Two RNAs folded together computationally: RNase P RNA and transfer RNA, 432 nucleotides in total.
Model confidence (mean pLDDT): 78 of 100.

[in-house]
RNA sequence: AGAAGGCUGGGCAGCCGCCGCCACGCAAGUGGGGGAGGAAAGUCCGGGCUCCACAGAGCGACGGCGCCGGAUAAUGUCCGGCUGGAGCAAUCCAAGGGAUAGUGCCACAGAAAGCAGACCGCCGGGCUUCGGCACGGCAAGGGCGAAAGGGUGCGGCAAGAGCGCACCGCGGCCACGGUAACGCGGCUGGCAUGGUAAACCCCGCCGGGAGCAAGAUCGAAUAGGGACGGCACAUGGGGCUGCUCGCCUCCGUCGUCCGGGUUGAUUGCUGGAGCGGCGCAGCAAUGCGUCGCCUAGAGGAAUGGUUGCCCAGCCCUCGCAAGAGGCGGACAGAACCCGGCUUACAGGCCUUCU
RNA sequence: CAGGGUGUAGCUCAAGAGAGUCAGAGCGCCCGGCUUGGGACCGGGAGGUUGCAGGUUCGAAUCCUGUCACCCUGACCA
Repeated sequence: AGAAGGCUGGGCAGCCGCCGCCACGCAAGUGGGGGAGGAAAGUCCGGGCUCCACAGAGCGACGGCGCCGGAUAAUGUCCGGCUGGAGCAAUCCAAGGGAUAGUGCCACAGAAAGCAGACCGCCGGGCUUCGGCACGGCAAGGGCGAAAGGGUGCGGCAAGAGCGCACCGCGGCCACGGUAACGCGGCUGGCAUGGUAAACCCCGCCGGGAGCAAGAUCGAAUAGGGACGGCACAUGGGGCUGCUCGCCUCCGUCGUCCGGGUUGAUUGCUGGAGCGGCGCAGCAAUGCGUCGCCUAGAGGAAUGGUUGCCCAGCCCUCGCAAGAGGCGGACAGAACCCGGCUUACAGGCCUUCU
Repeated sequence: CAGGGUGUAGCUCAAGAGAGUCAGAGCGCCCGGCUUGGGACCGGGAGGUUGCAGGUUCGAAUCCUGUCACCCUGACCA
């Protein structure tokens, strides 16, 4: 100088408050104890829990994920590895399956852009008014483009070209190592096979839907009303005519809307995949065992203010300096609960490595 | 707290699903003409980091990710 990881993110005391809990008290109140975060955030993933649907599974559709192996309740997370890339290195980055399953697209420029093609050019013989012209061969060089159908070198040729050869790259087969991704070696093919899947798609795997304003219990009040639609129309009431038949209508239940009422209480609710120490297994994520601890649970919502001292901090003023005075404390705030990711964050501390 | 949606010129909207040359339209604004002057009308013009930042791609308003801002819906009873 750099890389990786972790912790912290003001402290103490006095006074005045705020929200729950416990004890005492008839009550007013008194006393005791507790009270935000690493992200409580974004709501981006994954679960628990609750209700609805199906309650047997499969297929299809839709959505998501995607190198390999492992961890986990589960994951798109984490750990270990592989491949490719960046860096002298520590280390970091990768939406990292398939482009010979098929389809689509590749603007402009350019001769040609997807069963390739020939503008300039190179070569051959021919013709020629000696400026070139047409025909044939070629794809090395130029030019266009994001991309022009392997790269470098040697040989070869009229000129050239995987045309031949060597090395590298690519495809196929075989053997070995590895659980695998893959690596390594040999043989062979000959250059055939451009890019794009964060285009459709193919392959493999995963996913029923909604969310604590879920759901449950109790209570208060109202016109237990109206319209439309679905299901059920068995029995029954009313009406049309006294009876039969028939018809109409109502009572049932569910959904949407209009109108009406309330703005309540309890529960779900916080002891949990919880936190910390130690031991064992494992490279690790993590798992198992054991010991110890209890750590907000309300309603649109408390967790604050102030004074003094100290600790960081940076700026301003004075001073040659030591120092003195002033300023001043990042991002942000629980709302059913966990595991992650992402984003925001003044500053401070520690460990390891190059 | 939960669920959903939208950001494009000063304003209202296109193009976006299926990426392609310079992102268009109406109103508004500016300049000129017509008119004694104004309006209307005619002709011309300016005005955009497509909310922002990255990524995929030759190429992004469009596809993907993150982020910011705004808007809508949602209680219970009968």
It holds a member of the Rfam family "Bacterial RNase P class A". The family's RNA type in Rfam is ribozyme. Rfam's curators write: Ribonuclease P (RNase P) is a ubiquitous endoribonuclease, found in archaea, bacteria and eukarya as well as chloroplasts and mitochondria.